[in-house]
RNA sequence: GCGGGUAUAGUUUAGUGGUAAAACGGCUGCUUCCCAAGCAGCAGUCGCGGGUUCGAUUCCCGCUACCCGCU
Numbered sequence: 001g002c003g004g005g006u007a008u009a010g011u012u013u014a015g016u017g018g019u020a021a022a023a024c025g026g027c028u029g030c031u032u033c034c035c036a037a038g039c040a041g042c043a044g045u046c047g048c049g050g051g052u053u054c055g056a057u058u059c060c061c062g063c064u065a066c067c068c069g070c071u
Stems, first nucleotide, its partner, number of pairs: 001070007010024004018054001026042005047063005
C1' cells in the first nucleotide's frame, strides 16, 4: 500500500427499515437483630460525519479505532 471483518449501557453480548433488549454491575425500596442471599422498582446504550427513505442501530459512502490476511 491492497483486501476482509468488528464497533450497541460501566462490562459481556442479542437484535433488526417502524419508540433498542438481556445478564452481570450501579442506585432505591421490601425482607432481616445485622450482613449476605432473595424479591420489586429505577437510571443508563446504537463509534463519528454525510447520503437514501415518510422513517436508519439496521441500507450506501467516507473517517476513526481494533483484529485478520496479502504484498